[in-house]
């Protein structure tokens, strides 16, 4: 001085004017349905956005078990009602690095999928090739090719020609021992030719958690008729309790026709509280910017994604000077 990483903050204020509206005082009119001023006072967000967790609340409901089903899914701690939250550490991945990101229980219970291309893709295989052979035919799996992957690598001995068929060093695995750390895990030694892909956000296994439905939840008031008609079930047990089954439950419920109302209040004085939903517009000032993403519909705790500008802190590369 340049580029980047993480965190936090603000993303409006104030006046004047004009509209809009919710509470509240107070007037005029009035045909009592109701119209019309005036003051006072307030009026969208960090995410109000996903609806992706979780909680109050509310109803089934009088309250169970059982399959099913959904969910979660490395360690430790931590604050909470709870969380698939939060913090910090392990392991894998990505960057030079600050840092970021996880699809983190088991592929040796089984089952399955991976076009094509290839000879051969879970227990596989000989296309070209290399040896041996007059041929027929036998060996071989190094070397080449196909593919995203071909069943460990480099280098020798050995062999007709090869191959862990043997050797030495390396990775990978198993087995014991040790050391570090509560733990997930990690270093490290010995010994063993074992060489034993990939995908569970594929069915599926283990473990371990769950009634369901939601503010258009659900109540309270007004108001009207036809307590109509006609079929069918129903104490041998109707509705309803999630989907299924058992239990509980204990009198009504299904389908057709036909008639008749449909208007408030509370949920919601939520410091905005609507109901097809207001919360706006110009102007100026002042200041480092004032616009980007965007618009309450029950509430709150959380996670995810969008987002012009502006401001702070610390942290990483680089290039230059000293």
């Nucleotide at each position: 001085a340049g580029a980047g990483u993480u965190g936090g903050u603000c993303g409006g204020g104030u006046g004047a004017c004009g509209g809009c509206u919710g509470u509240u005082c107070u007037g005029g009119c009035u045909u009592c349905g109701g119209c019309u001023g005036g003051g006072a006072u307030g009026g969208a967000g960090g995410a109000a956005a996903g609806u992706c967790c979780g909680g109050a609340c509310u109803u089934c409901a009088u309250a169970g078990g059982g399959c099913g089903c959904g969910g979660u899914g490395c360690c430790u701690g931590g604050c909470g009602c709870a969380a698939g939250c939060c913090a910090g550490g392990g392991c894998g991945g990505g960057g030079u690095a600050a840092c970021c990101c996880g699809a983190c229980g088991g592929a040796a219970a089984g089952u399955g999928c991976a076009a094509c291309a290839g000879a051969a893709a879970g227990c596989a295989g000989a296309c070209c090739g290399c040896c041996a052979g007059c041929a027929a035919u036998g060996g071989c799996a190094a070397g080449g090719g196909u593919g995203a992957a071909a069943c460990g690598g480099u280098g020798g001995u050995g062999u007709a020609a090869g191959a862990g068929a043997c050797c030495a060093c390396c990775a990978g695995c198993g087995u014991c021992c040790g050391g570090g750390g509560u733990g997930a895990c990690u270093c490290g030694g010995a010994c063993g030719g074992c060489u034993u892909g990939g995908c569970a956000a594929a069915c599926c296994c283990c473990a371990c958690c769950g009634g369901a439905a939601g503010c258009a939840a659900g109540g309270c008031c007004a108001a009207a008729u036809a307590g109509g008609g006609a079929g069918g079930g129903g104490g041998u047990g109707a509705a309803g309790c999630u989907g299924c089954c058992c239990g509980c439950a204990g009198a009504c419920c299904c389908u057709c026709c036909g008639g008749g109302u449909a208007g408030g209040c509370c949920g919601c004085a939520u410091u905005a509280g609507u109901c097809a939903a207001a919360u706006c517009g110009u102007c100026a000032c002042a200041c480092a910017a004032a616009u980007a993403c965007a618009g309450a519909a029950u509430c709150c705790g959380g996670c995810u994604u969008a987002u012009a500008g502006a401001c702070c802190a610390a942290c990483u590369c680089u290039c230059a000077c000293u």
A computed fold for a 322-nucleotide RNA from an Armatimonadota bacterium, annotated as Bacterial RNase P class A. NCBI's taxonomy places the organism under Bacteria, Bacillati, Armatimonadota. Rfam family: Bacterial RNase P class A. By type it is a ribozyme. Rfam describes the family as follows. Ribonuclease P (RNase P) is a ubiquitous endoribonuclease, found in archaea, bacteria and eukarya as well as chloroplasts and mitochondria. Model confidence (mean pLDDT): 76 of 100.